[in-house]
């Protein structure tokens, strides 16, 4: 300089191809319950679509542009 691919919660992980209800599961972190105390187990909670810009009644999904990261070619 030219292809391709990946980016979802603190960590990690599913949905994307065919656009639709409060986005899914595991941990992990509060609180509570259980227990003389821990642990285990149980109930509720808090938290996420890499940024923008479009298309659409509707986007995590489709189109474009950029940002990080790996791989191939030169």
């Nucleotide at each position: 300089g030219g292809g391709c691919c990946u980016g979802u919660g603190g960590g990690g992980u599913a949905g994307c191809u065919u656009g639709g209800c409060c986005a899914u599961c595991c941990u992990u972190c509060u609180a509570c319950c259980u227990u003389g105390g821990g642990g285990u187990g149980g109930u509720a909670g808090u938290a996420a679509c890499c940024u923008g810009a479009g298309u659409u009644c509707a986007a995590a999904u489709c189109u474009c542009a950029g940002c990080a990261g790996g791989c191939c070619c030169a």
Predicted 3D model of a 74-nucleotide RNA (transfer RNA) from a Thermoplasmatota archaeon. The sequence is in RNAcentral, with records from ENA. Model confidence (mean pLDDT): 81 of 100.